[in-house]
RNA sequence: CUCUUAUCCAGAGUGGCGGAGGGACAGACCCUAUGAAGCCCGGCAACCUUCAAGAUACUUGAAAAGGUGCUAAUUUCUGCAGAAUGUUUUCUGGCAGAUAAGAG
Numbered sequence: 001c002u003c004u005u006a007u008c009c010a011g012a013g014u015g016g017c018g019g020a021g022g023g024a025c026a027g028a029c030c031c032u033a034u035g036a037a038g039c040c041c042g043g044c045a046a047c048c049u050u051c052a053a054g055a056u057a058c059u060u061g062a063a064a065a066g067g068u069g070c071u072a073a074u075u076u077c078u079g080c081a082g083a084a085u086g087u088u089u090u091c092u093g094g095c096a097g098a099u100a101a102g103a104g
Stems, first nucleotide, its partner, number of pairs: 001104008013041001015040003021031003025079004042071003047067002049063006075096001080093005
């Protein structure tokens, strides 16, 4: 980098360093000197993991030592197609993206 499977409307900081950007891409709309990114600490969650029960390639419950992840806004909204509709909104599926586990 590519492929497969699963998840993405929940949750999490009045902390320290830092010092101007950030929210993947495009458009929109936002956050930010009342302090952005990044790093550390803290926290959340439970994918891998561990334990127990049931009974097999799974299900349920519990835990958090280890490997990741996450910690403004639904993946911030839309992007392509379809349905409904009060005609500009709602819903469904997909694309794209992110994360985990596995394979090449």